Predicted 3D model of a 72-nucleotide RNA (transfer RNA) from a Patescibacteria group bacterium. Its Rfam family is "tRNA". It is annotated as a transfer RNA. From the family's description: Transfer RNA (tRNA) molecules are approximately 80 nucleotides in length. Gene Ontology term of the family: triplet codon-amino acid adaptor activity. It was read from a public genome assembly. The organism belongs to Bacteria candidate phyla, within Bacteria.
[in-house]
RNA sequence: GCCAGCGUAGCUCAGCGGUAGAGCAACCGCCUUGUAAGCGGUAGGUCGUCGGUUCGAAUCCGACCGCUGGCU
Repeated sequence: GCCAGCGUAGCUCAGCGGUAGAGCAACCGCCUUGUAAGCGGUAGGUCGUCGGUUCGAAUCCGACCGCUGGCU
C1' cells in the first nucleotide's frame, strides 16, 4: 500500500428496515443470626463519527476514525 471482518449499557454479546434487549456487574428489597448463594425490582444507551437512501435506519449505501486478521 491492497483486501476482509468488527465497532450496540461498566464488561461479554444479541437484534439485519417499524418504540433498543439478554447475561454478568451496580443499586434497592425479600430470604438468612450474619455473609455468600437464591428470588423480585430499579437505574444505566446521542447504537464509533459525518453524510446519503427511505414515510421510517442500530439495520441499506458512501466517506472517514479505531481495532483485529490476511496479502504484498